[in-house]
RNAcentral holds the full RNA, with entries from ENA. A computed fold for a 557-nucleotide part of an RNA from a Pseudomonadota bacterium, annotated as large-subunit ribosomal RNA, domain I. Its mean pLDDT, the model's own confidence on a scale to 100, is 83. The organism belongs to Pseudomonadota, within Bacteria. Rfam family: Bacterial large subunit ribosomal RNA. Gene Ontology terms of the family: ribosome and structural constituent of ribosome.
Context: one part of a larger RNA
């Protein structure tokens, strides 16, 4: 060197109580009635995980359930339990400390007080309540000042008046956690541009405030359309389109109308004027009226209508109706031999609205759980439907010219969002000026006319869309160095003052039947023996690959 056994060592195959991603329904905020997440306790023994809280491995109703139970690791013991245990469900009772933490103080899970009840002989003690900030309202009290009067040479002093500010009580709401999804505030840089300054990354990340189960936008001073067609709220898909532009016209950046679709819903006020209250005479408050652009509306006249109908309200109320949060009830197989064991071979059956699917000593429609189909609910929750409250709903002419959102519109400047980086337009907006008010006013990409459209300076507004979680189900998705970081007691161990970082680790067997006893040893280990199918399946435990190490054998220059 080559083989063979063997050790090492843990690749491959097998495997899946774990993860990854959908679909489809359903849910979607907790909290001072003290959350989230912690601490320490709670069992016959109790170390850790769960579960529970001095009523602690449980309590009480009310249901479901029917025989075995006292949670796993993981057993001994005692005990429960057809007087219904144990277990599911829903409801309610407890619920220590610490955390907003709130009585006060603190180095969380500890310290220290006051007041009121109860108990007691007691001011010891023991129990049990109250004691923190802020804002809203509402009670009750009530200053200094001002004003008024007196006194005073003045300084002020005194007295009265309306108050208010505080201050007390009281209900009610707020914190704080959660934070993927929404809104709103603030706002980068690496990058890229082959450097880098305008540009990009990017209005991202990150930090701040804020809300609901979806937030957000929403019913035109919108769009088109350019000599005249039209559409008719928002959102969100598709599409137009990488177009039209925007751009050191570099890198990049990058729409809209229109069209297909989803989804469909439009309403309240301010103000004119009428009444009622209050008033410091300035207004205020309530009630009716009205809500618009072919202009609407008030007022005044004329005319004409006296019944429906519709609605997004609700924490309502009854009735109903289908879910949800436990359940129930369910067809059909034996035999032969093989084998450790039968689902697999044979050999005759059977069900089938069930031959989805797991599990049972090897591959099971008929062995068990289920599966189709069918059925259930005292209690709670929801979801729709009616009915009741509730609320909306009359015009037409013609005169009047009273109202129809003001420090706004609109002009300069400055900035900021519109795909558009100042040429220009729309849109918001610091800051200077500053209307008109219907014969008004805005927009149609500079700007003027002509046209056309549409009413701003107050609000509301389902549904189409975002997430996230739960069941049900699916995957030409991983199989342990992969899939989550975690398939295992993982956000652990471990590292770091900290913020933060962050593993590694699965598989005996059908079933512990987990080697009773002999022997050698101090013990680890072993040799025998025994279970088992296997033990070279011995827990260092499936399979057991290379490296690497040994023994034996052979071959060698």
């Nucleotide at each position: 060197c080559c083989a063979a056994c063997a050790a090492u060592g843990g690749a491959u195959g097998c495997c899946c109580u774990g993860g990854g991603c959908g679909u489809u329904u359903g849910u979607g905020c907790c909290g001072a009635g003290g959350a989230a997440g912690g601490a320490c306790g709670u069992a016959a023994a109790u170390g850790g995980c769960a579960a529970c809280g001095a009523u602690a491995u449980g309590c009480a109703u009310c249901g479901g359930g029917g025989a075995g139970g006292a949670g796993c690791c993981a057993u001994u013991a005692u005990c429960c339990c057809g007087c219904g245990a144990u277990c599911c469900g829903a409801u309610g009772g407890u619920u220590u400390c610490c955390g907003a933490a709130u009585g006060g103080g603190g180095c969380a899970a500890c310290c220290c007080u006051g007041c009121c009840g109860c108990a007691g002989a007691a001011g010891a003690u023991g129990c049990g309540g109250c004691a923190a900030g802020c804002g809203c309202u509402g009670c009750a009290u009530a200053a200094a000042a001002a004003c008024g009067g007196c006194c005073g040479a003045a300084a002020g002093g005194c007295c009265g008046u309306c108050a208010u500010a505080g201050u007390g009580c009281a209900c009610c709401g707020c914190a704080g956690g959660a934070u993927a999804c929404c809104g709103g505030g603030u706002g980068a840089a690496c990058u890229g541009a082959a450097a880098c300054a305008u540009c990009u990354c990017a209005g991202u990340a990150g930090c701040c405030c804020g809300a609901g189960g979806a937030a957000a936008a929403u019913a035109a001073a919108u769009c088109a359309a350019g000599u005249a067609c039209g559409a008719g709220a928002u959102u969100c898909c598709g599409u137009g389109a990488g177009u039209a532009g925007c751009g050191g016209c570099g890198a990049g950046c990058g729409a809209a109308a229109g069209c297909g679709g989803a989804c469909c819903a439009g309403c309240c006020u301010a103000a004119a004027c009428c009444c009622c209250g209050a008033u410091u005479c300035g207004u205020c408050g309530g009630g009716g009226g009205g809500u618009u652009g072919c202009a609407g509306g008030g007022c005044u006249c004329u005319c004409g209508a006296u019944a429906u109908g519709g609605g997004a309200u609700g924490c309502g109320u009854a009735u109903g109706u289908c879910g949800g949060u436990a359940g129930c009830a369910g067809a059909a197989c034996a035999c032969c031999g093989u084998g450790g064991a039968a689902u697999a071979g044979g050999u005759g059956g059977c069900c089938a609205a069930a031959g989805a699917a797991c599990g049972u000593g090897a591959c099971a429609g008929c062995c068990g759980u289920g599966u189709a189909c069918g059925c259930g609910a005292a209690a709670c929750c929801g979801u729709c439907a009616u009915a009741c409250c509730c609320u909306c709903u009359a015009g037409a002419g013609a005169g009047u010219a009273c109202c129809u959102a003001a420090g706004u519109a609109c002009c300069a400047u400055g900035g900021g969002c519109c795909a558009c980086g100042a040429a220009g337009g729309g849109c918001c907006u610091g800051u200077g000026g500053g209307a008109a008010g219907c014969c008004g006013g805005g927009u149609c990409a500079a700007c003027c006319a002509c046209g056309a459209u549409c009413c701003a300076a107050g609000g509301c507004u389902a549904a189409a869309c975002a997430c996230a979680c739960a069941a049900a189900c699916g995957c030409a998705c991983c199989g342990a160095u992969a899939g989550u970081g975690a398939a295992c007691c993982a956000g652990u161990a471990c590292c770091g003052u900290g913020a933060g970082g962050g593993a590694a680790a699965g598989g005996u067997g059908a079933a512990a039947a987990g080697c009773a006893c002999c022997c050698c040893g101090g013990a680890a280990g072993g040799g025998g023996a025994a279970u088992g199918a296997a033990a070279u399946a011995g827990u260092a435990c499936c399979u057991g690959a290379a490296a690497u190490u040994g023994u034996u054998g052979g071959c060698u220059a």